[in-house]
RNA sequence: UGAGUUGGUCGCUAGGGUUCCGGCGUCAUUUGACGUGACUGGUCCGAGAGCGGUCACCGACGGGGAGAAAUCCCGUCGGGUGCACGGCGGGAUAAAAGCCCGGGAGAC
Numbered sequence: 001u002g003a004g005u006u007g008g009u010c011g012c013u014a015g016g017g018u019u020c021c022g023g024c025g026u027c028a029u030u031u032g033a034c035g036u037g038a039c040u041g042g043u044c045c046g047a048g049a050g051c052g053g054u055c056a057c058c059g060a061c062g063g064g065g066a067g068a069a070a071u072c073c074c075g076u077c078g079g080g081u082g083c084a085c086g087g088c089g090g091g092a093u094a095a096a097a098g099c100c101c102g103g104g105a106g107a108c
Stems, first nucleotide, its partner, number of pairs: 007055006015045002020042002022039001023036005056081001057079008066071001083103001085106001089101003
């Protein structure tokens, strides 16, 4: 200096707004209409740097068939699998957000 890997997925939470439900207010009274998210909530969205499960991967040990070996399969145990400060602005959705742009720009 260059290349590759540092993972996938599901659930939950921090958080988020307001399409639907509900709450509240006004009008109408017929089953409704309008407004409201500085309305606790249900549905909903939701983390690279949050939590857990599972798969994959890595390591150790043991076992199995063929095999000179490499390799393949199974089981048990261990490993979250390094580190991770981060705008402005824009995008989607009804709308917003630790969602996406983005482990970006930048900083150290």
Molecule: Guanidine-I riboswitch aptamer
Organism: Rhizobium sp. BK251